[in-house]
Context: one part of a larger RNA
RNA sequence: GACGAACGCUGGCGGCGUGGAUUAGGCAUGCAAGUCGAACGGUAGAGUUCCUUCGGGAGCUUGAGAGUGGCGAACGGGUGAGUAACGCGUAGGUUAUCUACCCUCAAAUUGGGGACAACCCAGGGAAACUUGGGCUAAUACCGAAUGAGAACAUCUGUAAUGGAUGUUUAAAAGAUGGCAGUAAUGCUGUUGUUUGAGGAUGAGCCUGCGUCCCAUUAGUUAGUUGGUAAGGUAAUGGCUUACCAAGGCGAUGAUAGGUAGGCGGCCUUAACGGGUGGUCGCCCACACUGGGAUUGAGAUACGGCCCAGACUCCUACGGGAGGCAGCAGUCGAGAAUAGUCUACAAUGGUCGAAAGACUGAUAGUGCGACGCCGCGUGAACGAAGAAGCCCUUCGGGGUGUAAAGUUCUUUUAUAUGUGAGCAAUGCUUCUUAUGUGAAUAGGAUGAGGAGAGCGAUAUUAGCAUAUGAAUAAGCAACGGCUAACUCCGUGCCAGCAGCCGCGGUAACACGGGGGUUGCAAGCGUUGUCC
Numbered sequence: 001g002a003c004g005a006a007c008g009c010u011g012g013c014g015g016c017g018u019g020g021a022u023u024a025g026g027c028a029u030g031c032a033a034g035u036c037g038a039a040c041g042g043u044a045g046a047g048u049u050c051c052u053u054c055g056g057g058a059g060c061u062u063g064a065g066a067g068u069g070g071c072g073a074a075c076g077g078g079u080g081a082g083u084a085a086c087g088c089g090u091a092g093g094u095u096a097u098c099u100a101c102c103c104u105c106a107a108a109u110u111g112g113g114g115a116c117a118a119c120c121c122a123g124g125g126a127a128a129c130u131u132g133g134g135c136u137a138a139u140a141c142c143g144a145a146u147g148a149g150a151a152c153a154u155c156u157g158u159a160a161u162g163g164a165u166g167u168u169u170a171a172a173a174g175a176u177g178g179c180a181g182u183a184a185u186g187c188u189g190u191u192g193u194u195u196g197a198g199g200a201u202g203a204g205c206c207u208g209c210g211u212c213c214c215a216u217u218a219g220u221u222a223g224u225u226g227g228u229a230a231g232g233u234a235a236u237g238g239c240u241u242a243c244c245a246a247g248g249c250g251a252u253g254a255u256a257g258g259u260a261g262g263c264g265g266c267c268u269u270a271a272c273g274g275g276u277g278g279u280c281g282c283c284c285a286c287a288c289u290g291g292g293a294u295u296g297a298g299a300u301a302c303g304g305c306c307c308a309g310a311c312u313c314c315u316a317c318g319g320g321a322g323g324c325a326g327c328a329g330u331c332g333a334g335a336a337u338a339g340u341c342u343a344c345a346a347u348g349g350u351c352g353a354a355a356g357a358c359u360g361a362u363a364g365u366g367c368g369a370c371g372c373c374g375c376g377u378g379a380a381c382g383a384a385g386a387a388g389c390c391c392u393u394c395g396g397g398g399u400g401u402a403a404a405g406u407u408c409u410u411u412u413a414u415a416u417g418u419g420a421g422c423a424a425u426g427c428u429u430c431u432u433a434u435g436u437g438a439a440u441a442g443g444a445u446g447a448g449g450a451g452a453g454c455g456a457u458a459u460u461a462g463c464a465u466a467u468g469a470a471u472a473a474g475c476a477a478c479g480g481c482u483a484a485c486u487c488c489g490u491g492c493c494a495g496c497a498g499c500c501g502c503g504g505u506a507a508c509a510c511g512g513g514g515g516u517u518g519c520a521a522g523c524g525u526u527g528u529c530c
Stems, first nucleotide, its partner, number of pairs: 001529003005526005012375006018368002025331003029328003034071003039068002045062007078286003087211008097203002102199008110144001112142002119134006149169008174191007212258002219249003224246008261283004265276004288309005311322004339365001341364003347361001348359004378408004388399004413467006429450004433445002436442001474519005479500003485514005495502002
């Protein structure tokens, strides 16, 4: 000098930061991932028209919840247990690879089929849940058609990429608007779907170099090292298997053991270095413990599934349920670390054509002097100097212009009023233009113009007025190092102390008073690092 600090005494305000470092210990409760009716069948309910035997029935519009289906749930958020490793950092490689959504280009979107939920009926169970039968839709599922492409083979050509032919295999889905038409249907906009090529983004894999301590760890390794073949993967590879060879690593420290997430950075230092990895950013790993796969473009799958284990809870004893290292909160342990707050207004994310919904991400606010920075606790005048207190050589000296008093000011405080900005390129409506289109329709353009609505913080910041010095100072030290001295008490006692050392009757070193010095809303102590 520094700190994610703690402890003691004290404590006015604001801004910006920051706050579970220990038990990766256990968790009550609430919330943290949904969304789409413009994919689909359709229910309760609501509104309305008609009929009615007044019980209700039929039709139309709308439509919560649940269900099928799609996308998301692999992001975002948390933690640092493990890991000394291609984990991370850096520089490269991938002719050895994949990539949903997004962008660009090309082509297509034909024609069929059978189911299963929901629902209805009948059961089982305390519950969780579950069984059987029947009906049904789709952008759910399955064939067929077409074939750019892909694979293989043959021929041909090049330095290389190639070219031709043949065989095999393999796609799809619609939705919603407008116009015309009696209808069938036709034209057209937007969007979706399928296939291929390219891009973008994200990821996988490989390699060089670097990356803590210990030799009181010296040998280690059998899928081990290499080859051939096969399997497997998106992809290379002992990744796996069979066979063959006997290799591979090691004092330039293998192997074993200990410790540890890595880095950008941060602290310190004149620098070299040393220490550290909290907040923020990138990467990695983990999600009660240990295994396993499934789905998917993508999985360590935190708030998915299965098995085993420990623990907790419910039970009708037959059986079930759970996973805060998400945000709050609770218990425990600890020197020690906060609200079971507000809002989606902004930014961002997911879904949706959109309106919008969801979002403990995020934005805010609360608590803590935990840190840094700023401001204040008044200003001027005021005695050779009140009182009190302390000291005294008893003359006086100190506190001290300090107070009182006089004249001011009002930051702050309190009260009242006023009042931006965070809000636009967003959203809705109208209109103009452009382009699509047969169209003046419709929809499109991050196009131009006009108008309207939207603020959690928030009784905001700021500003104005009023009141009145009013609401605001402590802590440590004073023997030397080290700025600052006396009196009383105590008497090797009580005690102090970072080091040297003080205290045994005149203690500048202990305790108290006065005074002084230092820093100041803080001041000291302890711990750790340089």

A computed fold for a 530-nucleotide part of an RNA from an uncultured bacterium, annotated as small-subunit ribosomal RNA, 5' domain. The coordinates come from a structure-prediction model, not an experiment, and the mean pLDDT is 81. The full RNA is in RNAcentral, with records from ENA and SILVA.